[in-house]
RNA sequence: GGGCCUGUGGUCUAAUGGUUAGGACGUUGCUCUCACACAGCAAAGAUCCUCGGUUCAAUUCCGAGCAGGCCCA
Numbered sequence: 001g002g003g004c005c006u007g008u009g010g011u012c013u014a015a016u017g018g019u020u021a022g023g024a025c026g027u028u029g030c031u032c033u034c035a036c037a038c039a040g041c042a043a044a045g046a047u048c049c050u051c052g053g054u055u056c057a058a059u060u061c062c063g064a065g066c067a068g069g070c071c072c073a
Base pairs, nucleotide, nucleotide: 001072002071003070004069005068006067007066010025011024012023013022018056027043028042029041030040031039049065050064051063052062053061
């Protein structure tokens, strides 16, 4: 330099053009216990990488950029 893939809470991850973005771990609170752990219940935490475009409507589709990964030279 060229090609391909990925980007979603603190971490990992699911889903889909449609009205509250789901789950697990973690965190906090409560219950339980003499206490801790386990377990149960509840809560908080994301403007879905950025900008633009298409659309009645975009986290999803398209383009550019940024970041990361893989391959080739």
Description: Predicted 3D model of a 73-nucleotide RNA (transfer RNA) from a Candidatus Pacearchaeota archaeon. The coordinates come from a structure-prediction model, not an experiment, and the mean pLDDT is 80. Rfam family: tRNA. From the family's description: Transfer RNA (tRNA) molecules are approximately 80 nucleotides in length. Their secondary structure includes four short double-helical elements and three loops (D, anti-codon, and T loops). Further hydrogen bonds mediate the characteristic L-shaped molecular structure. tRNAs have two regions of fundamental functional importance: the anti-codon, which is responsible for specific mRNA codon recognition, and the 3' end, to which the tRNAs corresponding amino acid is attached (by aminoacyl-tRNA synthetases). tRNAs cope with the degeneracy of the genetic code in two manners: having more than one tRNA (with a specific anti-codon) for a particular amino acid; and 'wobble' base-pairing, i.e. permitting non-standard base-pairing at the 3rd anti-codon position. The family's RNA type in Rfam is transfer RNA. It was read from a public genome assembly. NCBI's taxonomy places the organism under Archaea, Nanobdellati, Candidatus Pacearchaeota.